A computed fold for a 405-nucleotide RNA from Pirellula sp., annotated as Bacterial RNase P class A.
Its Rfam family is "Bacterial RNase P class A". Rfam classes the family as a ribozyme.
The source organism's lineage runs through Bacteria, Pseudomonadati, Planctomycetia, Pirellulaceae and Pirellula.
Its mean pLDDT, the model's own confidence on a scale to 100, is 78.
It was read from a public genome assembly, where an Rfam model found it.

RNA sequence: ACGGGAAGCCGGGCAAUCGCUGGCGCGACGGAUUCCGUCGGCGCCAGAGGAAAGUCCGGGCUCCAAAGAGCAAGAUGGUCGAUAACGUCGACCGGCCGAAAGGCUAGGGAAAGUGCAACAGAAAGCAAACCGCUGGACCGUUCGUUCGGUUCAGUAAGGGUGAAACGGUGGAGUAAGAGCCCACCAGGGCGAGAGGUGACUUUCGCUGCUUGGCAAACCCCAUCUGGAGCAAGAUCCUGCAGAACGAGUCUGGGAAACCGGACCCAUUGCUGCUCGCAGUGGUCUCGUUCGGGUAGAUCGCUUGAGGUGGCGAGCAAUCGCGAUCCCAGAGGAAUGAUUGCCCGCUUGUCAUGUGUUUCGGCGCGUGGCAAGUGACAGAACCCGGCUUACAGGCUUCCCGUUUUU
Numbered sequence: 001a002c003g004g005g006a007a008g009c010c011g012g013g014c015a016a017u018c019g020c021u022g023g024c025g026c027g028a029c030g031g032a033u034u035c036c037g038u039c040g041g042c043g044c045c046a047g048a049g050g051a052a053a054g055u056c057c058g059g060g061c062u063c064c065a066a067a068g069a070g071c072a073a074g075a076u077g078g079u080c081g082a083u084a085a086c087g088u089c090g091a092c093c094g095g096c097c098g099a100a101a102g103g104c105u106a107g108g109g110a111a112a113g114u115g116c117a118a119c120a121g122a123a124a125g126c127a128a129a130c131c132g133c134u135g136g137a138c139c140g141u142u143c144g145u146u147c148g149g150u151u152c153a154g155u156a157a158g159g160g161u162g163a164a165a166c167g168g169u170g171g172a173g174u175a176a177g178a179g180c181c182c183a184c185c186a187g188g189g190c191g192a193g194a195g196g197u198g199a200c201u202u203u204c205g206c207u208g209c210u211u212g213g214c215a216a217a218c219c220c221c222a223u224c225u226g227g228a229g230c231a232a233g234a235u236c237c238u239g240c241a242g243a244a245c246g247a248g249u250c251u252g253g254g255a256a257a258c259c260g261g262a263c264c265c266a267u268u269g270c271u272g273c274u275c276g277c278a279g280u281g282g283u284c285u286c287g288u289u290c291g292g293g294u295a296g297a298u299c300g301c302u303u304g305a306g307g308u309g310g311c312g313a314g315c316a317a318u319c320g321c322g323a324u325c326c327c328a329g330a331g332g333a334a335u336g337a338u339u340g341c342c343c344g345c346u347u348g349u350c351a352u353g354u355g356u357u358u359c360g361g362c363g364c365g366u367g368g369c370a371a372g373u374g375a376c377a378g379a380a381c382c383c384g385g386c387u388u389a390c391a392g393g394c395u396u397c398c399c400g401u402u403u404u405u
Base pairs, nucleotide, nucleotide: 001401002400003399004398005397006396007395008394009393010392012342013341014340015339016338017337018336020047021046022045023044024043025042026041027039028038029037030036031035049376053387054386056385057384058383059382060381061229062228063227064226068275069274070273071272073225074224075223076222077221078092079091080090081089082088093107094105095104096103097102108220109219113218114217115214116213130159131158132155133154134153135152136151137150138149139148140147167185168184169183170182171181186210187209188207189206190205191204192203193202194201195200233299234298235297236296242290243289244288245287246286247285248263249262250261251260252259253258264282265281266280267279268278269277270276306325307324308323310321311320312319313318343374344373345372346371347370348369349368350367351366352365353364354363355362356361
């Protein structure tokens, strides 16, 4: 100097004028002392994001509601930690990619079963013989089982096809061959030692056991899971129109009203189903179905698993202690408009410095001028993640190549 990798930050600035929303204070007006309402009248303070996006996960919160079990359904899948929790994050292990720094990982089970794999090939999950090799019988031929053919038996070492063909190399053996046998190697199984919390790593011994891939295919195993959602829900005001159907016996106390109990009937709730449990009513009442009315106001609504800084523990994720700060709350939806200056980037041009040069030029920096341009994109109950989008700029660390000292 260049290329590659990992992490973090910013993402236009300043000023003036006018304008918007919330909070606080003051003032004016009205009501009724405290107090309440109205006024944009004045002043001060604050006012979108790293993703506010996607609505993909997890929760806080609200209601069902006092709230159980099983099946179904769904999700996750190495180990150990972190967290309110997660399908998230951290570290480590295994596997794959890369020269490396690093990156990816849906990472339990394929002899429990079912299924899939185009084409080629004899054959792609229990098999298989296309070309071959060997032996027997027969025929022809020949000096000769020399050569050729047919058939039967054996074979999977050699060749071919394919991404992949039932371990590899060498030897011995065989009619020819084959882990049939032997040596070594690889994988599997069994046993023991060492290290590690663990996944796992490693060493030694025995053993001829040697049969692929896909489960992000169905499936099996382990673990986990109530539902609906701020259009949740609460209060106030306003308002109309009802109709049909269904629903009792016994018994205790009591003068009665009424308060219970048992069984039964109707019905509601608990994701889907079953069981079980609980609630309401049983005729001046309740439930179901159909129909009608209301859509206004206030709350929920922003102080939080909160931000920032420091110290400590931890490899880290994160946790503990202490200090300090309050940092939008709209309600068809507020934070905007105009002007001026500055800044960044791109291109062109001029000047200049520097490195290099085949002396044509090329690269980098600085300054002036001109033109263009400044990304992705806007809260809506809140928070922790993941995923996606992003013009341009800055910082740090790591790997590699080249050159110089």